The part of an RNA shown here (small-subunit ribosomal RNA, 5' domain) has 473 nucleotides and comes from an uncultured Hyphomicrobiaceae bacterium. The RNAcentral record of the full RNA draws on ENA, Greengenes and SILVA. The coordinates come from a structure-prediction model, not an experiment, and the mean pLDDT is 83.
Context: one part of a larger RNA
Order: sequence, then structure tokens, then C1' cells
RNA sequence: GAACGAACGCUGGCGGCAGGCCUCAAACAUGCAAGUCUAGGGGGCGUAGCAAUACGUCACCGGCGGACGGGUGCGUAACACGUGGGAAUAUACCUUUAGGUUCGGAACAACGCAGGUAAACUGCGCUAAUACCGAAUGUGUCCUUACGGAGAAAGAUUUAUCGCCAAAGGAUUAGCCCGCGUCGAUUAGCUAGUUGGUGAGGUAAUGGCUCACCAAGGCAACGAUCGAUAGCUGUUCUGAGAGGAAGAUCAGUCUCACUGGGACUGAGACACGGUCCAGACUCCUACGGGAGGCAGCAGUGGGGAAUAUUGGACAAUGGGCGCAAGCCUGAUCCAACCAUGACGCGUGGAUGAUGAAGGCCCUAGGGUUGUAAAGUCCUUUUAACGGGGAAGAUAAUGACGGUACCCGUAGAAUAAGCCCCGGCUAACUUCGUGCCAGCAGCCGCGGUAAUACGAAGGGGGCUAGCGUUGCUC
Repeated sequence: GAACGAACGCUGGCGGCAGGCCUCAAACAUGCAAGUCUAGGGGGCGUAGCAAUACGUCACCGGCGGACGGGUGCGUAACACGUGGGAAUAUACCUUUAGGUUCGGAACAACGCAGGUAAACUGCGCUAAUACCGAAUGUGUCCUUACGGAGAAAGAUUUAUCGCCAAAGGAUUAGCCCGCGUCGAUUAGCUAGUUGGUGAGGUAAUGGCUCACCAAGGCAACGAUCGAUAGCUGUUCUGAGAGGAAGAUCAGUCUCACUGGGACUGAGACACGGUCCAGACUCCUACGGGAGGCAGCAGUGGGGAAUAUUGGACAAUGGGCGCAAGCCUGAUCCAACCAUGACGCGUGGAUGAUGAAGGCCCUAGGGUUGUAAAGUCCUUUUAACGGGGAAGAUAAUGACGGUACCCGUAGAAUAAGCCCCGGCUAACUUCGUGCCAGCAGCCGCGGUAAUACGAAGGGGGCUAGCGUUGCUC
């Protein structure tokens, strides 16, 4: 000098843009953050109707989605990430192709009845389906000793149509393997499923992934093992560069979801707002037993030098479900708060010498503050008031918002501070104090004439900021 997710002190007018718990992965009151489909199914209730039925609504069975989106950086020094290769794989929804969609059966919720219970809940009975099961068929598929064997479906409809099954491609996504890159020797030896083989099991798939048997290997001074610290990268800051430092925001990826462990379902999880077990903690209880998980968005107390609203809307972009209408969406888009940052604008312009008054200095003549003020003539950015009023989205729908912007009205009116002045370093005098009080980044000032302390006048620098502290180059 530059930089900051900064903080503190004094001060503070406006705007659009960006950023905002770096500390306790500590604990959480309350609300919201994942639903949707009645064009899969049978019911309850309500309305209309004589009825058939139609419409609305509610929970239930069923389908798809809750594996995305959002948060965090605890762990992790390793195929975690980055980069470049690879073969032994799967892939819901989407898409292409040529086919199929036949015949039957048995249940369980809702519901009804009933008893018990504080609650959570429980027993008996009826019933539907695109829920479940059996048989048939088998384009192509799989297995095979090539004879043969195995294996499927679901319907709905007002009529366009929407589905379902098996198979082969595509796309996308994901899993797996390998080479290289990322601290310390005041850590030198480490390893028994350990290293390899054969066989088997398991997986979507390769493989000690697991198991049986056999062999005795494997890694290491080119740093194994151990220990400390840490998510990684694109990038960011600095620097002439080489380097050094960092990894907030944004983007990619990994990891975790009160702590530890396990699987289920599923195309996909060993699953933040699913489930089971154990633990700590909190809550309810009629003491028999139950309930919970903000590292989602707000918010609370706590910690801390320190970090915001228990806001609006689905209008846009995107996501889930649905034929659609639409519903949901604290993703997102917006608004509120904060000089936290960089950027832009303003706090007036011109004229004005009797060089006014006052202040300060003085050799008492004067000098300086100083064209500064007053006065005169103008302007109206911003702020205030009145009127009009978007684009963003169009077939229609605007949270932002009566916002941005435009026009008009009055009037200099509403708007300047902070640090420094001994040298480094731009800027000097007087008074007070008297090694005291104090200053200080370094050198050093202060003990009676202090340009270094405190005040005043004057001056220098930056300016809605200015200084200090911390940290990086």
C1' cells in the first nucleotide's frame, strides 16, 4: 500500500447493487417448510332430486412423489475431492421399435357392532379395486447336456384418449476399478482376511466383499505405521512475476441429520421433517404407560467483540402430483432491518472589501480567520407536498407496488464529520501543566519559556465517513 463474512470509538443525508452466527454439530416454546390424484376403488356426511343419479367435502384402501429441492462442515489425509483413463453394471419418469393386454380366485382397511383404557390403542363381522394370488399364452428374453425348461399383464372413460405387461435400443443418472496431485521423523518399522491362489456364497456388477482349504506372503526411508490439523475444487486476496495466504457469498462434489447401531420399502436410501433397538436429554401421565428431535424458514434464551423479520406471494423461474382445471412449494421471487462493502449523488451557485463584528496572535503599527459572513441576483438534485403511472405476461393471472419513472408546487430551504500537525509524514503559534498529569507505531517527549502532554486559534489529510484493533499478502 492492498484486502476483509470483520468488530470497537466518534459521526451520519439519499439511491440502486451485493453481503449478513466466522463462536456452542450446544438446547429449543410457537407457526410454517411435501404433498397430490375421485379420470384406480368402495364408503361416511352435506346439498339438489319421487327415484336413478349429480355435485361438494372427509378420512380410508391404492398409485406416484416424500432418495429431489433446502441446511451444515461434525467426521474424513482417503479413490473424499480434482484431473485423465477403464470394464464387470443398474437405471422410475422421458424417448424409439416390433409385439401382447385371455380366464379365474381369496382377502384386508374404511364401515358396522362390542368391551376395555387417562391417553396411545384393541377385539368380532361385512365389502371394492389399476391392492394381492393362481392358470393360460410367450414376439423377442433367460438357462441348457441344444432335448428341453423358466418367466407377464389392469383397467378407466362423456370421447378425443390415458394406462398396464414382457423385450431390444437411446438419453439421463448412479454404483465400481486404476494412474497422478494435496502436513509432521522430537512417529521406523507395520500387517493375520493380513498378501496371493482354488472352489463356493453374495451383489445390479468386479473383487477377501464373505466363507472353506492351500501357499507365506503384502507395505515401508521414493516415508509405511502412528500423531496433529483439515471437507475438496472452480475460484478469492495479494504480488511486476515466481510465489504466499484463504476456501464466506456463487457453482460442482463429498459428508452428516440428538449420539451409536440395524435393516425394511423402493428404480433409487441403509432415508433431515420414515421405521426398529440402545443411550443422553426434554415433555405428558389417572404411575399401568406414552410422546419428541430447527446442521429447513422465521424466532427464543445461551455462548460471543459480533451477524437481521416469529414479513408478502406463488405474479415470474423451477419442482411434485394430476388428462386437465388446479393444489402444494420458508425452493424461489420480493419486501423489512444493518454505512457491512464497493459504486453513484447531495449538503448549493454567482457576485460581494468598510477587508464589518467577534475570535486568535502582536514589535500595539498591524496581521490572520477571510470572499469566509452579511448583503444582492439565481437554481431546486435530494428531502416534502399534489397529479399521472409501467415493463416484468399475456388468451387471462403482478406479491413486488401506487414501487420505478414522468409532470407540477413552494423555498437555500432538510443534510458534515473524523483523524492528524517533533522526525519518519502533508500541516505552528499562544496559554495551562512542571519527570506531575499524560503521550507513544519506532526513535522518543514531560524535571518553569513543551511546535511531542491538555486547551484554544490557525493549518494538513480523507470525507458520509474517519480513526483504532485483529487477520492475510